[in-house]
């Protein structure tokens, strides 16, 4: 250094990175100087939070906004996403199937409510540098869910009552 095994911890804007970009060093081109571009090597960066899992499987390849409008570019892997099938479960004044949904469990519309983080400001530390770790202060979202109102819950069969 590589491979295998075991144990523990962490992760879903999560993890990693041979592209691109940037920094430094060396070499060489050019040159009055500065700047520029090339090769090699070593490094840096490479998503800010909110939100999200009935079980199994197939296909697809995943919600919401924020920002110095942006490298949060590009690539690989993964992910609680979408849809379909089966099973389980919930719902409309009894039951079953169909239908609509998923323990936040019927659909649609309207309204309400809502302490995000980075950013920004100040500071401490590491690095020649690109950059980076942390502390304090501080403002502003949307979707899902939640609360309220309105509208709509039907079809088939059976049972019960009148």
């Nucleotide at each position: 250094c590589c491979a295998c095994g075991u144990a523990a911890a962490g992760u879903a804007g999560c993890g990693c990175c041979g592209g691109a970009a940037c920094u430094c060093a060396u070499c060489a081109c050019a040159c009055g100087g500065a700047g520029g571009a090339g090769a090699u090597g070593a490094g840096u960066c490479g998503a800010c939070g909110a939100g999200g899992u009935g079980g199994a499987g197939g296909c697809c390849g995943a919600u919401c906004g924020a920002a110095c409008c942006g490298u949060u570019c590009g690539g690989c892997g993964g992910a609680u996403g979408g849809u379909c099938u089966c099973c389980c479960g919930g719902c409309u004044g009894g039951c079953a199937c169909g239908g609509c949904c998923g323990a936040a469990a019927c659909g649609a519309u309207c309204a309400g409510a809502g302490c995000a983080a980075a950013a920004c400001c100040g500071g401490u530390g590491g690095g020649c540098g690109a950059c980076u770790a942390c502390c304090g202060g501080c403002a502003c979202a949307a979707a899902c869910a939640c609360u309220g109102a309105u509208c709509g819950a039907c079809g088939u069969g059976c049972a019960u009552c009148u």